[in-house]
Context: one part of a larger RNA
RNA sequence: CCCUGGGAGUUCUGAUCAUUGGCGAGGUUAAGGAGUUGAUCUCCGAAGCCGAAGGGAAACCGACAAGUCCGCAGCCGCUUAUGGCGGUCAGGGACGGGAUGUGCUCGUCCGAAGUCAAUGGUGGGAGACCUGAAGCCCGUCGAUCUAUGCCUGGCCAGAUUGAAGCCCGGUGAAAGCUGGGUGGAGGAUCGAACCGUUGCUGAUCUGCAAAUCGCUCGGAGGAGCUGGGUAUAGGGGUGAAAGUCCAAUCGAGAUGGGCAAUAGCAGGUUCCGCGCGAGACUACUCGUAGGUAGAUCUCCGCUGAGGUAGAUGACGAUGUAGAGCACUGAUUGGGUAUUUAGGGGGAGCAAUUCCUCGAUACGCUGUCAAACUCCGAAGUUGUCAUCGCUGUAGACGCGGGGAGUGAGCCACGGUGGGUAAGCUACCGUGACGAAAGGUGAAUAAACCAGCUCAGUGUUAAGGUCCCAAAGUACCAGUUAAGUGUUAAUCUGAAACGGCGUCCGUGGUCGAAGACAACCAGAAGGUGGGCUUAGAAGCAGCCACCCUUGAAAGAGUUCGUAACAGAUCACUGGUCAAGCUUGCGGGCCCGGAAAAUGGACGGGGCUCAAACUGGUCACCGAUACACUGAUCCUUCGAAAGAAGAUGAGGUAGCGCGGCGAUGUGCUCGGGUAGAAGCGAGGUUGUGAGAUCUCGUGGACCGUGUACAUAUGAGAAUCUAGGG
Repeated sequence: CCCUGGGAGUUCUGAUCAUUGGCGAGGUUAAGGAGUUGAUCUCCGAAGCCGAAGGGAAACCGACAAGUCCGCAGCCGCUUAUGGCGGUCAGGGACGGGAUGUGCUCGUCCGAAGUCAAUGGUGGGAGACCUGAAGCCCGUCGAUCUAUGCCUGGCCAGAUUGAAGCCCGGUGAAAGCUGGGUGGAGGAUCGAACCGUUGCUGAUCUGCAAAUCGCUCGGAGGAGCUGGGUAUAGGGGUGAAAGUCCAAUCGAGAUGGGCAAUAGCAGGUUCCGCGCGAGACUACUCGUAGGUAGAUCUCCGCUGAGGUAGAUGACGAUGUAGAGCACUGAUUGGGUAUUUAGGGGGAGCAAUUCCUCGAUACGCUGUCAAACUCCGAAGUUGUCAUCGCUGUAGACGCGGGGAGUGAGCCACGGUGGGUAAGCUACCGUGACGAAAGGUGAAUAAACCAGCUCAGUGUUAAGGUCCCAAAGUACCAGUUAAGUGUUAAUCUGAAACGGCGUCCGUGGUCGAAGACAACCAGAAGGUGGGCUUAGAAGCAGCCACCCUUGAAAGAGUUCGUAACAGAUCACUGGUCAAGCUUGCGGGCCCGGAAAAUGGACGGGGCUCAAACUGGUCACCGAUACACUGAUCCUUCGAAAGAAGAUGAGGUAGCGCGGCGAUGUGCUCGGGUAGAAGCGAGGUUGUGAGAUCUCGUGGACCGUGUACAUAUGAGAAUCUAGGG
């Protein structure tokens, strides 16, 4: 991992609600008793309980057997008859009246319906749907492992060093010193057994092994190692102390019990179909992984005629976006006035005066604001009206039974925080959640669109060269960058720059000839003055005049040591029609860097198969239309009929069924072959049912009622097998 079997909302009790039934101003027995059966049932039994009266803290007091009106259903009558009008109106409602309490400005109650069972829903108490702790307490069992003590035994190759003491020699007055020998001390040295385990962070790491193997390494006559016996026991022991060790278990052993501890946590929870269908918000909570209430969902009942999500209009509300500076503040420039706090400077012996910076005020000018507003939309919203939609097939509303949810998330629009985030906290709308289908290459949320079943057609979003259904469609432009071929999510990009190119709109000049090109001129006073070695248009400083003329600077650039020379401004000629410059816009280019080669979905595409504007076709969905069927809803006793609105769906509510086991009654089958099993056929929307053949070899079923230890694919489920 697979197969087969087992495996989870039960039972009792008291409460409440619904349905069904009995009796009914009453209903009912409990314990117990009598009779009786195989199981049990019948009859007694009113003690008790609930109800028939409430109000008040209490003392205590104590209620409409109907007085008025409205009016649904029903019934009756009239009628112009799918309608309208009227009468009577159970139930219902509004008054009035009453009981009580101090109280008719108030509260509760009053014109009789309960009770006992059964079945079902829910919640309380019980293990209370199943499984799961770590823990806490009590009683026992453990020191054959290990810790430590005690008793009694055992063991330690070999080598080395050579303490004290002693002996001899030398020396010395002696104490002593010194040499040699002897001796054999030491938690001494080296190193086996033995005990240990430092490093390789080696091997192994489903191992040889639930701690081992290899090499290396520490101790090895001692605080040594070790056999046997014995002692200490669980909040206790033992500990050369590591919370170590106490039988592979230790920051409190193991085992049995309390015990089905508790778990707001986690996992699991078994057949089918039909109707409706959420929430992740608000409030409180030792509350934030949980609860409770409201809102939201569902089912039933009551009532009986309107309701209002949409649109338009009328009358109101509002202070956002924007804008503005009239207030509150901020704020640019220059001006005027006042010197009122103050700083600096000048004059003066000083008083004082003058200048300047500043302050304040005023008008001009230029700006800013969530906590500014002289203004002010779009929107949003209250009431009413009309239209629309909806409602006697019962809306709106009211009462009751049952919930789930109370961790949301994404997009777009508007905000706060944050450098930012697939970030965080809010508001509105729509999706997903709980939503399939088509489009977006793929892709919960984007776009189109809300899926009963079958068929035919038409469209939506999006597309129409090929992959791949449909235009190699048409008209007019743009782009040369493969820009692009990307609605958005999302994968890309800015300031700035472009004599890339297209469009628009201004200015100067231009047939009295512009612009470009070519030809010619570009002079004289003068080498201006100064400076300087020199300075002659052209190192630098100052000035920048006059004349001739078509025009020509006291000189634009190059050049020379300085001159010279070349050139330009400026002028004429040739030529001939636009030239030049500013601003705005479209597409394009640069700005532009990431790790294997690489992505417009791909191929590929250039008067496009790109981009912009326009036109006509076509394709394209579970949408829309039509046809048929099923369900559902309504009517009906049924057969059946009708159909306006209908049939996506998680949690959840409601309804109807299938199957299993057993029992009563009933009707059947079976050795001429039951159940079970295998293969196939038929049938039902489905759970399932049924038939045939084979196998098998003795029991099995229909209908109906009742009762459940009643349905498995999941629980690291459980037992067995593979």
Overview: RNAcentral holds the full RNA, with entries from SILVA. Predicted 3D model of a 722-nucleotide part of an RNA (large-subunit ribosomal RNA, domain II) from a marine metagenome. Its mean pLDDT, the model's own confidence on a scale to 100, is 83.